[in-house]
Context: one part of a larger RNA
RNA sequence: UGACGGGGCCCCGCACAAGCGGUGGAGUAUGUCGCUUAAUUCGAAGCAACGCGAAGAACCUUAUCCAGUGGCUUGACAUUACUCUGACAGCUGUGGAAACACAGUCUUCUCUUCGGAGACAGAGUAACAGGUGCUGCAUGGCAGUCGUCAGCUCGUGUCGUGAGAUGUUGGGUUAAGUCCCGCAACGAGCGCAACCCCUAUCCCUAGUUGCCAGCGAGUAAUGUCGGGAACUCUAGGGAGACUGCCGACGAUAAGUCGGAGGAAGGUGGGGAUGACGUCAUGUCCUCAUGGCCCUUAUGCCCUGGGCUGCACACGUACUACAAUGGCCGGUACAGCGGGUCGUGAAACCGUGAGGUGGAACCAAUCCCUAAAAGCCGGUCUCAGUUGGGAUUGUAGUCUGCAACUCGACUAUAUGAACCUGGAAUCGCUAGUAAUCGCGAAUCAGCAGGUCGCGGUGAAUACGUUCCCGGGGCUUGUACA
Numbered sequence: 001u002g003a004c005g006g007g008g009c010c011c012c013g014c015a016c017a018a019g020c021g022g023u024g025g026a027g028u029a030u031g032u033c034g035c036u037u038a039a040u041u042c043g044a045a046g047c048a049a050c051g052c053g054a055a056g057a058a059c060c061u062u063a064u065c066c067a068g069u070g071g072c073u074u075g076a077c078a079u080u081a082c083u084c085u086g087a088c089a090g091c092u093g094u095g096g097a098a099a100c101a102c103a104g105u106c107u108u109c110u111c112u113u114c115g116g117a118g119a120c121a122g123a124g125u126a127a128c129a130g131g132u133g134c135u136g137c138a139u140g141g142c143a144g145u146c147g148u149c150a151g152c153u154c155g156u157g158u159c160g161u162g163a164g165a166u167g168u169u170g171g172g173u174u175a176a177g178u179c180c181c182g183c184a185a186c187g188a189g190c191g192c193a194a195c196c197c198c199u200a201u202c203c204c205u206a207g208u209u210g211c212c213a214g215c216g217a218g219u220a221a222u223g224u225c226g227g228g229a230a231c232u233c234u235a236g237g238g239a240g241a242c243u244g245c246c247g248a249c250g251a252u253a254a255g256u257c258g259g260a261g262g263a264a265g266g267u268g269g270g271g272a273u274g275a276c277g278u279c280a281u282g283u284c285c286u287c288a289u290g291g292c293c294c295u296u297a298u299g300c301c302c303u304g305g306g307c308u309g310c311a312c313a314c315g316u317a318c319u320a321c322a323a324u325g326g327c328c329g330g331u332a333c334a335g336c337g338g339g340u341c342g343u344g345a346a347a348c349c350g351u352g353a354g355g356u357g358g359a360a361c362c363a364a365u366c367c368c369u370a371a372a373a374g375c376c377g378g379u380c381u382c383a384g385u386u387g388g389g390a391u392u393g394u395a396g397u398c399u400g401c402a403a404c405u406c407g408a409c410u411a412u413a414u415g416a417a418c419c420u421g422g423a424a425u426c427g428c429u430a431g432u433a434a435u436c437g438c439g440a441a442u443c444a445g446c447a448g449g450u451c452g453c454g455g456u457g458a459a460u461a462c463g464u465u466c467c468c469g470g471g472g473c474u475u476g477u478a479c480a
Stems, first nucleotide, its partner, number of pairs: 001480002003477003007474007015464002019428005026319007034310002042053002065305004070301003075128001079127008090105006109118003130294002133292003139288002141283003144279001146277001151190006157166003170181003196271004201239007211228002215226003242265001245259005321421001325380007337368003342361002347356003387418001392413007434456007
C1' cells in the first nucleotide's frame, strides 16, 4: 500500500421488510448428470454451466460418434510449374445401398502472323492442399462477470531516508469523485452527466395507398364516388422542462421540501452507451493464429444408424388441480411485423386438419388477419366431475426422394396423475407484477423455446435491527 475481520461509523441496491405471483408436490416439454449403448459427437460447471453454443438433429445439418474395413489419394477446395490429351457438360447400359467403378454414345471452345497462344476440363508428376485433431494455461478478436457500481489514474508542486502519501481526506449535498464550502495543493485525463434513438403535449409543412367534419351524389351496406385538407394518422422540421418562477429550510452556497403554471417537474418514462481492472472466467467447434500432431489418413465422398436410448437425480418451462371456473351460442376493440421460388382473398368440398380455386398484391392500396382475455345469453352445481388432459387404439391431413427408428396437425375412442404442493427457494416498486392473445427470426416441414408487440391491469414499501452484494472513512492483523 492492499486484502481480510462472526471490528466500528456513514450510505446505497426488490438486499431485507411490506405485498402480489410463482418454483419445490403431479403430468408433460426441454437442457444436464448418471447409466446404457456399436455409437449415444463436442463444448458450457457456484453466482456468471444446465429451453446455454443450437435463430429450428427424419436424410442433409453432423463434427468419423458408430457400422459398412463401401469408395478416393494432388484429393471436395486454392495457387504455381511441367508433360500429354481433349471442349466442358450431358445421355444410355451394367454392377452397386449409394458414393463410385466399368463400357458405350454424343460433343470438338476462342484468337491466330498457321509457328503457336489463351480459357476450361481430364490424366500424370511435383510443390502443396486438407484436419470441427491437441493446447483458451502460448495468443488475437469477441463475450460473460463484479456493475451503469462511482470509481480508476496522471502532470507539476509539497511531505516522507524509502515503499509511498497528498490531491481523491474533511463539513454539507447528490442517482453520481454530482455540485458547493474548506484545505499544500493546483490542474488534467478515463468514467458520471449531457450530446444520440424511441415515447408523452403542441405548432408548422405535406395529403396518397391513409383520413371524412361540413356540401353533393349513390347503395341492401361500406370514404363507395364527386369533393374536402378540418380531424385522426403518416413523416420531416420546430417549440417545450431549465429548480426557469414563488415560499420555506440551508452557510448569503450547493441543494432539499412545498406550491404555481404546465401534456410532462426536478434524471418525465424506456433504450443505446459498460472507466482502470478482477476471475490463468468462456471460446483454437464463428473467425484469425504460435507450437505440436495426422498425410492411401486424425483428410475427402457415400449408405444406414446414432446425437431422440432410460432404473434414477437436478435445472428451466408448459398444462393443471377448477365456479373470479368449464362448455355452447352471439358480439366488440389492438399493436409490432412478414410476403414474388412469396402472401394467398371470395366461392365451393370436407365434422376437421386440409383440399379445389385462383382474385388481388413487389404492398399505409392486396394478403397473412380470426386478436384473445372482455361483454351478452344459456348450461353445469362442487363431483376426480361437463375439472384435468397424460397415455394408448383406429382412421386421416400436410410437408418432403423418404415421416419405421424420429415430424407437426386432425377426427373418433380411451381417459392416467393431479383436490394448491415439506425443508427450502425465485421474480417483481407501475402501465410494473399478474393475466390474455398476436407477430417475427430460424425454417421444405416442425416452437410449450427465443426475440418483439399490443389488450386488461393490481397490492405494498413503517423502516434499515437483521440476511446478501456494493461504495466511503477508520481500526486490528503473525496474510501478500
Predicted 3D model of a 480-nucleotide part of an RNA (small-subunit ribosomal RNA, 3' major domain) from a Pseudomonadota bacterium. Its mean pLDDT, the model's own confidence on a scale to 100, is 82. The full RNA is in RNAcentral, with records from ENA.